Context: one part of a larger RNA
RNA sequence: GCCGGCGAGUUACCGUUAGUGGCAAGGUUAACCCGCGAGGGGGAGCCGGAGCGAAAGCGAGUCUGAACAGGGCGUUUAGUCGCUAGCGGUAGACCCGAAGCCGAGUGAUCUAUCCAUGGGCAGGUUGAAGCGGGGGUAAGACCCCGUGGAGGACCGAACCCACCAUGGUUGAAAACAUGGGGGAUGACCUGUGGAUAGGGGUGAAAGGCCAAGCAAACUCGGUGAUAGCUGGUUCUCCCCGAAAUGCAUUUAGGUGCAGCGUCGGGUGAUCAGCGUUGGAGGUAGAGCACUGAAUGGGUUAGGGGGCCUACAAGCUUACCGACCCCAAUCAAACUCCGAAUGCCAACGCUUCAAUAGCCCGGCAGUGAGACCAUGGGGGAUGAGCUUCAUGGUCGAGAGGGAAACAGCCCAGACCGCCAGCUAAGGCCCCUAAUUCUAGGCUAAGUGGAAAACGAUGUGGGAUUGCACAGACAGCCAGGAGGUUGGCUUAGAAGCAGCCACCCUUGAAAGAGUGCGUAAUAGCUCACUGGUCGAGUGGUCCUGCGCGGACAAUGAAACGGGGCUCAAGCCUAGAGCCGAAGCUGCGGAUUUCUUCGCUUUCGCGAAGGAGUGGUAGGGGAGCGUCGAGCGUGCAGCGAAGCGGCCGCAAAAGCGGUCGUGGAGCGCGUUCGAGAGCGAAUGCCGGC
Numbered sequence: 001g002c003c004g005g006c007g008a009g010u011u012a013c014c015g016u017u018a019g020u021g022g023c024a025a026g027g028u029u030a031a032c033c034c035g036c037g038a039g040g041g042g043g044a045g046c047c048g049g050a051g052c053g054a055a056a057g058c059g060a061g062u063c064u065g066a067a068c069a070g071g072g073c074g075u076u077u078a079g080u081c082g083c084u085a086g087c088g089g090u091a092g093a094c095c096c097g098a099a100g101c102c103g104a105g106u107g108a109u110c111u112a113u114c115c116a117u118g119g120g121c122a123g124g125u126u127g128a129a130g131c132g133g134g135g136g137u138a139a140g141a142c143c144c145c146g147u148g149g150a151g152g153a154c155c156g157a158a159c160c161c162a163c164c165a166u167g168g169u170u171g172a173a174a175a176c177a178u179g180g181g182g183g184a185u186g187a188c189c190u191g192u193g194g195a196u197a198g199g200g201g202u203g204a205a206a207g208g209c210c211a212a213g214c215a216a217a218c219u220c221g222g223u224g225a226u227a228g229c230u231g232g233u234u235c236u237c238c239c240c241g242a243a244a245u246g247c248a249u250u251u252a253g254g255u256g257c258a259g260c261g262u263c264g265g266g267u268g269a270u271c272a273g274c275g276u277u278g279g280a281g282g283u284a285g286a287g288c289a290c291u292g293a294a295u296g297g298g299u300u301a302g303g304g305g306g307c308c309u310a311c312a313a314g315c316u317u318a319c320c321g322a323c324c325c326c327a328a329u330c331a332a333a334c335u336c337c338g339a340a341u342g343c344c345a346a347c348g349c350u351u352c353a354a355u356a357g358c359c360c361g362g363c364a365g366u367g368a369g370a371c372c373a374u375g376g377g378g379g380a381u382g383a384g385c386u387u388c389a390u391g392g393u394c395g396a397g398a399g400g401g402a403a404a405c406a407g408c409c410c411a412g413a414c415c416g417c418c419a420g421c422u423a424a425g426g427c428c429c430c431u432a433a434u435u436c437u438a439g440g441c442u443a444a445g446u447g448g449a450a451a452a453c454g455a456u457g458u459g460g461g462a463u464u465g466c467a468c469a470g471a472c473a474g475c476c477a478g479g480a481g482g483u484u485g486g487c488u489u490a491g492a493a494g495c496a497g498c499c500a501c502c503c504u505u506g507a508a509a510g511a512g513u514g515c516g517u518a519a520u521a522g523c524u525c526a527c528u529g530g531u532c533g534a535g536u537g538g539u540c541c542u543g544c545g546c547g548g549a550c551a552a553u554g555a556a557a558c559g560g561g562g563c564u565c566a567a568g569c570c571u572a573g574a575g576c577c578g579a580a581g582c583u584g585c586g587g588a589u590u591u592c593u594u595c596g597c598u599u600u601c602g603c604g605a606a607g608g609a610g611u612g613g614u615a616g617g618g619g620a621g622c623g624u625c626g627a628g629c630g631u632g633c634a635g636c637g638a639a640g641c642g643g644c645c646g647c648a649a650a651a652g653c654g655g656u657c658g659u660g661g662a663g664c665g666c667g668u669u670c671g672a673g674a675g676c677g678a679a680u681g682c683c684g685g686c
Stems, first nucleotide, its partner, number of pairs: 001686006011091013026047003032041003051058002061073004094232002097229001101222006112196009121186001123155003126151001130147006159183003163180005198214001200210003235621006245258005259366002261363007270356001272351001273349007285337001286335002291331003295327004302320002304317004369394010399410003414587004419583003425577003428561003434574001436573006447563001453547002457544010474531005480504003485499003510525001514523002588611010622675001624672010640659008
């Protein structure tokens, strides 16, 4: 891992609701007694029949109260005892699962420390004290030589340890091996026996060790501890079908109440949609009349500066500046105004006719939501961000489209069909359907990713200047004089800079547009004439394109091929394809209405409307094991097992052949250890 077997809402009592049965203003016994039993007895007690009040108490009333007021709770609706089912409570209460807590015991053959008694330490080195001799001294101290053999002394085996490296890491080994390393007469190592025990021991102290796991050992017990947590929870079909919200919570992944689901009963159009009429309101927008914000100008109190001044005053000001006026603005917490929707009410409708609304009761689940669109808050007018509101989808929704893609677009799957029509989206090939029609645009493979900004890309529109009295572009010619204007400057002559910017000639020509020189010079422009001969400039709006444009394996930003009067984009049109949508044909089922049959239950027909579905509610069944009653099969072959065949909407049921070798079915009623694929499930096999 697979296969097989086992494996999870039970039981008792109490309560409540429903169904069903008995009796009924009543219902019913409990313990216990008698009896083999069936059954009989037993009325204590309990529930109901009256309530209200804290109570005294009163009573169809009562309490409050001064009240004959009002108000609260009652009176006006039958209960009770069984059985069955749903749910709750108390119990382990659907099953498995802690870490833990407490009690009683068992452990120091591992290890920590201690006690008693034994054992061990090759060899080598160093050479303390003391002592002897000599020197030395007044005597010493002291010095030298020898002797001596001290030391948690030195080197280094055994022995003990474990600092480093490598290997080993499903190991040879649940801590090792190899090579180095440290101690090796000591606080040394070690044998044997003994002592200390779990909030306790022991500890040269790490929370170390106390039998391979110790911040409280192990075993058994309390014990099925508790687990608002995780996992698991077994046959079928039919009907309906949620929630991820509000309030509260030592509450936030739990729970209570409400909301939303379902089932039963009641009510009977009360609901919803649309229309009409009448309302409430301060959003969008807009506005500046209020509250504030805020720009420029005018006018001008007040303040500052300057002048003047003994004081007072006066004059002045490119300073600041209230009110007021003009112009132009802004606001969730501004409003002189003010929609659309939405909301409320009444009335109406050949609308809708049921799984609508509302009320009472049984049973829930949900209370982590997600994305999309729109209106807001937070954030950065970020986020597949976060938080509200309204709607949608997913959740719990399959099918078609979007290459692929819960939340986007289309559309809601009862079953069958080798029939038809459509939706979104598509129609050159992959690939079902047009290489369809008409007109235009794009040249960028734009299409097939992006901004500010930039640009004689190109199409359309508007407006304006110049132009046959000759424009625009090119070419030819002129572009002068006062004058080198004045100043400045070493110089400044159109052209460093400052000031001014006139006059003359003329067709025209700046006290000069740019280049240039040290300064001149030189080239050029504005401006003018000629040549040429018809358009040529500016601005604005708009369609489609261009640049801006850089990422990680490999083209890789159309799904691919490939596409250019398109197979791209825009406009108009004709067809077709395309889904589980709609239709056709056949079938099933739920519910409603009508009709027929029918004692109830129910059965049949026709017509209408339904039949996606998680949590969950309701209904109907299949199968297993056992029991009662009834009825059958079996050695002429039961159950079980295997192959084949058939039936039913499903769980399932049946037939036949083989195997097997002794029991087994069917109908009905009752009762359960009653259905396995999952629980890192348990046991076994392979």